The RNA shown here (c-di-GMP-I-GGC riboswitch aptamer) has 84 nucleotides and comes from a Nitrospirales bacterium. The coordinates come from a structure-prediction model, not an experiment, and the mean pLDDT is 76. It matches the Rfam family "c-di-GMP-I-GGC riboswitch aptamer". Rfam links the family to the GO term cyclic-di-GMP binding.
[in-house]
RNA sequence: UUCCGAAAGGGUAAACCCUGGGCAACCAGGGGACACAAAGCUGCGGGUCCUUGCGUAAGGCAGAGGACAGCCGGGCUGCCGAAG
Numbered sequence: 001u002u003c004c005g006a007a008a009g010g011g012u013a014a015a016c017c018c019u020g021g022g023c024a025a026c027c028a029g030g031g032g033a034c035a036c037a038a039a040g041c042u043g044c045g046g047g048u049c050c051u052u053g054c055g056u057a058a059g060g061c062a063g064a065g066g067a068c069a070g071c072c073g074g075g076c077u078g079c080c081g082a083a084g
Stems, first nucleotide, its partner, number of pairs: 001083003011036002016031006034070001040076003044073003047068006053061002
C1' cells in the first nucleotide's frame, strides 16, 4: 500500500418479549440471536416510511418537519490476519 478472504481472539445484534420515550415512522435500556468484515461514524445523493400540507371524480403530488446508516451509493475512520 492492497485485500476482508482461511484461522483464532474479540466486536455488533434482526425477529420476538419486557420497561420507558415519541402523534407516528421509530428510538433508548434489559433479555434474545437472524445475521454482519465495516451491521463503525456521517442524512451528502437516491430510496422507503411517518407526521403535516397540497390536490383529484379516482389514481395522486412531494412543499415543510422528521425516521431508517441492518435498503443502495458517496465521504471519513478502522481490529486481527494475509499478500506485496